[in-house]
A computed fold for a 107-nucleotide RNA from an uncultured Rhodobacteraceae bacterium, annotated as Guanidine-I riboswitch aptamer. The coordinates come from a structure-prediction model, not an experiment, and the mean pLDDT is 82. The sequence was found by an Rfam model in a public genome assembly.
RNA sequence: UGGCAGGAUGUCUAGGGUUCCGCCUUUCGUUUAAGGGUCAGGUCCGAGAGAUAUCGCUGUCCGGCAAAAGACCGGAUAGUACACGGCGGGGCAAAAUCCCGGGAGGC
Numbered sequence: 001u002g003g004c005a006g007g008a009u010g011u012c013u014a015g016g017g018u019u020c021c022g023c024c025u026u027u028c029g030u031u032u033a034a035g036g037g038u039c040a041g042g043u044c045c046g047a048g049a050g051a052u053a054u055c056g057c058u059g060u061c062c063g064g065c066a067a068a069a070g071a072c073c074g075g076a077u078a079g080u081a082c083a084c085g086g087c088g089g090g091g092c093a094a095a096a097u098c099c100c101g102g103g104a105g106g107c
Stems, first nucleotide, its partner, number of pairs: 007055006015045002020042002022039001023036004056080009082102001084105001088100003
């Protein structure tokens, strides 16, 4: 300097805004209309570096198939590390630890 790998999904949380509900303000006043997220909330979005579960993958062992080995199937057990991070842009109604992105950059 380059390559490969560092897995996937669900549920939840930190967090997020304001399409809907609710709440508040003004208005109409039987019905309504406009505005407010520096409105606690419900719906909603939601983490690579948050939690948890299931699966996947890898090692070892056991069993099945099989003449044997290998492959395949099932089970048990262990492992699945580390991780500081802009600006700017994207999309949904809008925003975000969402996506670009384990990016740029830094160590």